[in-house]
SAM riboswitch aptamer (S box leader), 116 nucleotides, folded computationally.
RNA sequence: UACUCAUCGAGACCGGCUGAGGGACAGGCCCACAGAAGCCGGGGCAACCUGCAGGAUCAAAUCUGCAACGGUGCCAACUCCUGCGGGGCGCUAAGGCGUCAACCGGUAGAUGGGAU
Numbered sequence: 001u002a003c004u005c006a007u008c009g010a011g012a013c014c015g016g017c018u019g020a021g022g023g024a025c026a027g028g029c030c031c032a033c034a035g036a037a038g039c040c041g042g043g044g045c046a047a048c049c050u051g052c053a054g055g056a057u058c059a060a061a062u063c064u065g066c067a068a069c070g071g072u073g074c075c076a077a078c079u080c081c082u083g084c085g086g087g088g089c090g091c092u093a094a095g096g097c098g099u100c101a102a103c104c105g106g107u108a109g110a111u112g113g114g115a116u
Stems, first nucleotide, its partner, number of pairs: 003114006013042005021031003025083004043075003048071002050067005079108001084105003087100005
C1' cells in the first nucleotide's frame, strides 16, 4: 500500500518557539497577524485496545457495568456542508429550484481493532 470489522450530530486548551497559511480532495462556506500550519512543554476529553466484575455459553463471540497506570486517538464548526442514487415537503408553465439532525442508502475520508 491493498483487505476486513466497528465507530463517526457527545466530549475536551493553555504556555513557549516560530510566522502565513489551514479546514483530506472539488465546489461552497468558514477559521487565521487579537497569530494559520508545524515543533516543544504541560493540561484535558473519550473509552477502540486494555484491566476488573456481572451476565451468556459445553466453551467462546456477542452483551452490561466500573476503572483509566499502560498502547493509540482526539481537544472550531455533524466527518463544517454538499459531491452518487433514491424519498418527503414547498415553489415553478416547464426545465428546474429551495428545503428536510429526530429522510434512507451508498461513495470518499478519519480513528481504532484484526488479518496479510